Description
c-di-GMP-I riboswitch aptamer from a Desulfobacterales bacterium, 91 nucleotides, folded computationally. Rfam family: c-di-GMP-I riboswitch aptamer. From the family's description: GEMM was predicted in a large-scale screen for bacterial structured RNA regulatory elements. Genes associated with GEMM are involved in a diverse array of functions, including chemotaxis regulation, signal transduction, secretion and chitin. Its mean pLDDT, the model's own confidence on a scale to 100, is 84. It was read from a public genome assembly, where an Rfam model found it.
RNA sequence: UGCGUUGAGGGGCAAACUUGCCAAAAGGUAGGGACGCAAAGCUUCCGGCCUAAGUUCCGAUUUAUCGGAAUAAGGCAGCGGGGUUGCAAGA
Numbered sequence: 001u002g003c004g005u006u007g008a009g010g011g012g013c014a015a016a017c018u019u020g021c022c023a024a025a026a027g028g029u030a031g032g033g034a035c036g037c038a039a040a041g042c043u044u045c046c047g048g049c050c051u052a053a054g055u056u057c058c059g060a061u062u063u064a065u066c067g068g069a070a071u072a073a074g075g076c077a078g079c080g081g082g083g084u085u086g087c088a089a090g091a
Base pairs, nucleotide, nucleotide: 012037013036017032018031019030020029021028022027035078041084042083043082045081046080047079048076049075050074054071055070056069057068058067059066060065
């Protein structure tokens, strides 16, 4: 520059992974990065799921260590439901 494809526009958020920091962990947070999302905005009220520091119990061992189990008021809003707020179009 040309052709093809595509058709609301303007945008928004940001999975995995990764680097730093926080946390016992789950996980969070800042940066990079996009799997996806029309509420993947906010909010633990309900269900569900994750973790187990602390606590309790059990066992081993040898006298205070190790292992196991249970437990949330810790977490997940990108697991559903509920509540609430927002953008666009049409009627």